[in-house]
The RNA shown here (Glycine riboswitch aptamer) has 79 nucleotides and comes from Merdimonas faecis. The model forms 89% of the base pairs in the Rfam consensus. The coordinates come from a structure-prediction model, not an experiment, and the mean pLDDT is 86. NCBI's taxonomy places the organism under Bacteria, Bacillati, Bacillota, Clostridia, Merdimonas. Rfam family: Glycine riboswitch aptamer. Its family is annotated with glycine biosynthetic process in the Gene Ontology.
RNA sequence: UUCCAAGAGAGAGUCAUCAGAUGGCCGCCGAAGAGGCAAGCCCUUUCAGGGGUGAAACUUUCAGGCAAAAGGACUGGAA
Repeated sequence: UUCCAAGAGAGAGUCAUCAGAUGGCCGCCGAAGAGGCAAGCCCUUUCAGGGGUGAAACUUUCAGGCAAAAGGACUGGAA
């Protein structure tokens, strides 16, 4: 990386038009992705401070998602 198994959360909201899709209006979710930061370490220093690096399942909800389908972090198995 590929395949298989399992895999949560949140309105089948409302209007346009009728399920879906799309757009508007509210209400929500965190486990694709993305952004942010702690300690520590490094540099600088008037030793006060400043700068860099720095993780997440934490956090922000940009994206995405809120019946099913699809997607889906992490985990297990096979190649």